[in-house]
Description: c-di-GMP-I riboswitch aptamer from an uncultured Desulfuromonadales bacterium, 80 nucleotides, folded computationally.

RNA sequence: UCCCGACAAAGCCAAUCCUUCCGUGAGGGGGGGAACGGAAAGCAACGGGUCUUUGUUUCGAAGAUGGCCGAGCUGCCGAA
Numbered sequence: 001u002c003c004c005g006a007c008a009a010a011g012c013c014a015a016u017c018c019u020u021c022c023g024u025g026a027g028g029g030g031g032g033g034a035a036c037g038g039a040a041a042g043c044a045a046c047g048g049g050u051c052u053u054u055g056u057u058u059c060g061a062a063g064a065u066g067g068c069c070g071a072g073c074u075g076c077c078g079a080a
Stems, first nucleotide, its partner, number of pairs: 004078002012038002017032006036067001042073002046070003049065007
């Protein structure tokens, strides 16, 4: 350094729920208390999946999802 990821240490993120705003919708932003979980739950829609809207008819278009998976970029700590 790489792989790896501990009943380690220090920090970090925050599902669900409540509330508010945006969106036709999937869904997203802010706030709240809390903690299902996470070693990339950091970035990023390239590939696949799923979902929405729409044209339409088996195909296309426009979107959503990074907390569905893979590939990519970056990154904290450190035993076996």
The sequence was found by an Rfam model in a public genome assembly. It matches the Rfam family "c-di-GMP-I riboswitch aptamer". From the family's description: GEMM was predicted in a large-scale screen for bacterial structured RNA regulatory elements. The coordinates come from a structure-prediction model, not an experiment, and the mean pLDDT is 84.